Predicted 3D model of a 73-nucleotide RNA (transfer RNA) from Cellulomonas marina.
The coordinates come from a structure-prediction model, not an experiment, and the mean pLDDT is 80.
The source organism's lineage runs through Bacteria, Bacillati, Actinomycetes, Cellulomonadaceae and Cellulomonas.
The sequence is in RNAcentral, with records from ENA and Rfam.
It matches the Rfam family "tRNA". Rfam's curators write: Transfer RNA (tRNA) molecules are approximately 80 nucleotides in length. It is annotated as a transfer RNA.
[in-house]
């Protein structure tokens, strides 16, 4: 220098171009218990790496860039 993959919540991880985004862990509160753990219920937390573009509509498609990983030279 070129190519490929990835970036979504405190952490992990989903989401045909169409309900402003699922689930798990976790937080907080409650139930259960003699008390805990387990388990159960409720609750809190993301507008999707950044900037543009396309579209009626973008996490999703296109362009540039940033960061991380891998490959080739």
């Nucleotide at each position: 220098g070129c190519c490929c993959c990835g970036a979504u919540a405190g952490c992990c991880c989903a989401a045909c171009g169409g309900c402003a985004g699922a689930g798990g862990c976790g937080u907080u509160c409650g139930g259960c218990u003699c008390a805990a753990a387990c388990c159960c219920g409720a609750u809190c937390c993301a507008g999707u790496g950044u900037g543009g573009g396309u579209u009626c509509g973008a996490a999703u498609c296109c362009c540039a860039c940033u960061c991380g990983g891998g490959g080739c030279a």